Background
A computed fold for a 137-nucleotide RNA from a Chitinophagaceae bacterium, annotated as SAM riboswitch aptamer (S box leader).

RNA sequence: CUCUUAUCAAGAAAGGCAGAGGGAUAUGGCCCGUUGAAGCCUUGGCAACCCGAUUAGUAUUCAAAAAAAUUGAAAACUAUCAAAGGUGCCAACUCCAUCCUGGUAUCGAAUAGGUAUCGGUCCGGGAAAGAUAAGUC
Numbered sequence: 001c002u003c004u005u006a007u008c009a010a011g012a013a014a015g016g017c018a019g020a021g022g023g024a025u026a027u028g029g030c031c032c033g034u035u036g037a038a039g040c041c042u043u044g045g046c047a048a049c050c051c052g053a054u055u056a057g058u059a060u061u062c063a064a065a066a067a068a069a070u071u072g073a074a075a076a077c078u079a080u081c082a083a084a085g086g087u088g089c090c091a092a093c094u095c096c097a098u099c100c101u102g103g104u105a106u107c108g109a110a111u112a113g114g115u116a117u118c119g120g121u122c123c124g125g126g127a128a129a130g131a132u133a134a135g136u137c
Stems, first nucleotide, its partner, number of pairs: 003135006013043005021032003026098004044090003049086002052081002055079004060074005094129001099126005105121005
């Protein structure tokens, strides 16, 4: 760096060095920051993707000459446990919006009034992009 799959509403910070930025990118917001940003180091923690364990469940395959039953084995999925090792992470939903779309919510425009329409706000769904893991070229 390519592709595939899964997850992204929860969780978890102190110290030292450093010295002005940071929240992936663009635009617009909104935040964090000299009561110290990024980065680096130390220690601590969170989580449970890989790795590990066990029992239970589900469906499957194989073997015991055939069928049924039974027994054994295998790998898979779901649930549970653990945290030594490989990663990751420790402000705000992936900080929010952007593209498509739903609402019996709400405000406004317009109208004599209603329907429909348009715009804003609010609450959702999907996509794209991104991040992380596991695999893969």
Its mean pLDDT, the model's own confidence on a scale to 100, is 77.